[in-house]
RNA sequence: GGCUCCGUAGCUUAGCCUGGUUGAGCGCACGACUGAUAAUCGUGAGGCCCCGCGUUCAAAUCGCGGCGGAGCCA
Numbered sequence: 001g002g003c004u005c006c007g008u009a010g011c012u013u014a015g016c017c018u019g020g021u022u023g024a025g026c027g028c029a030c031g032a033c034u035g036a037u038a039a040u041c042g043u044g045a046g047g048c049c050c051c052g053c054g055u056u057c058a059a060a061u062c063g064c065g066g067c068g069g070a071g072c073c074a
Stems, first nucleotide, its partner, number of pairs: 001073007010026004020057001028044005050066005
């Protein structure tokens, strides 16, 4: 330098192909249970979906450019 893949909650990730209210597990907060903890159960908070532009009535999702990470080739 070229190609491919990845970037979504504090962490690990689903959803993207086929555009239409962003989900799960762990963690965190509160509550229930207990003499008290742990475990278990319930409720809740937490996301401008890496950035910008474009397409569209509507973009996490499609197109283009950029940034960061991983791999392959040279």

Model confidence (mean pLDDT): 84 of 100. Transfer RNA from a Candidatus Woesearchaeota archaeon, 74 nucleotides, folded computationally. Rfam family: tRNA. Gene Ontology term of the family: triplet codon-amino acid adaptor activity. Taxonomically the source falls in Candidatus Woesearchaeota (Archaea, Nanobdellati).